[in-house]
This record gives sequence, C1' cells and structure tokens, in this order.
RNA sequence: CGCGGGGUAGAACAGUUGGUAGUUCGCCAGGCUCAUAAUCUGGAGGUCGCGGGUUCGAGUCCCGUCCCCGCCA
Repeated sequence: CGCGGGGUAGAACAGUUGGUAGUUCGCCAGGCUCAUAAUCUGGAGGUCGCGGGUUCGAGUCCCGUCCCCGCCA
C1' cells in the first nucleotide's frame, strides 16, 4: 500500500425502509429506612470521529479524511 470491521452521553453498547437519538451502569435530587445497602421516582449529561455532498429531512446513503482492531504479505 490492499481488504474487512469499528468510532453514538462519564463507561459499555443499541439504533434493521432515511422520519423526535435510546438502553444498562455510573452521576445528581427526592421517596422508603433509626441509618446504610437494596429498591422506587424524577433529572442533568450528545456538534452521532472530522469535513463536504444528496434529500423536505442523514447516526443511517455517497465522497474525502483521521484514529482503533483484525486479515493478507
């Protein structure tokens, strides 16, 4: 250099016809308890790696580019 997979909240990951960005854990507040744990309720937290294109609309499709993992040599 070539081929394949991946990058989405603090962490691990979903997102299947292009149509409001979600789950679990964690964090914050409250309920329960004498108190803590467990458990229940609510909340904060996202330029979806970056740039551009298509589209009424892009995490999703297209092009370029950066990084990580694997394969071949």
Molecule: transfer RNA
Organism: Acidimicrobiia bacterium